[in-house]
Molecule: SAM riboswitch aptamer (S box leader)
Organism: Ardenticatenia bacterium
Parts: sequence; structure tokens; C1' cells
RNA sequence: GACUCAUCAAGAGCGGGGGAGGGACCGGCCCGAAGAACCCGCGGCAACCCCCGAAGCGUCGGGAAGGUGCCAAGUCCGUCAGGGUAUCUGGAAGAUGAGAG
Repeated sequence: GACUCAUCAAGAGCGGGGGAGGGACCGGCCCGAAGAACCCGCGGCAACCCCCGAAGCGUCGGGAAGGUGCCAAGUCCGUCAGGGUAUCUGGAAGAUGAGAG
């Protein structure tokens, strides 16, 4: 990288370094010298894996030591199809986790 399954309207940032980009792509619209990416430290959120209990079919309740993940904006919005034109539905793409090869 390709495949399978689940989730994506909630939640959670400070300090130091760094010095112009960043929000996946494209179109928008935003964020950024009152300091972007990235790195480090500390903190936090959540509960996929995990642990405990109940139940008995993948459910419910609780936990947070460990493995990930995350901490502007609904996955920031749109893109394709439908449509009542919108705080709509589904899809695609993407992200994250778990799994299998």
C1' cells in the first nucleotide's frame, strides 16, 4: 500500500524550541508574526484494544495501569446520487481502531 469490520454532530492545551506555513486531494471558506508545520516536556479528552462485574450472544454498567488515537471550526463545508433545497438521507473519499493475509 490493498482487504474485512466498527466508529466519525460530543469531548479535551499550556510551556519551551522553531520561524512560514497549515486545515488529506480539488473548489471554497478559514486558522497563522498576538507565531503555522515540526520537535520536546507536562497536562487533558475519549474509551478502539485492554481490565472488572452482570447478562448470554456480541449487550449493559464500571475502570483507566498499559498499546494506540485525539485536544479550531460537524471528517470545517462542498464534490456523486436522491431530495421537501435543509441543522436532510445515502454514497465516495479520508481519518482512527481492531483483525486477517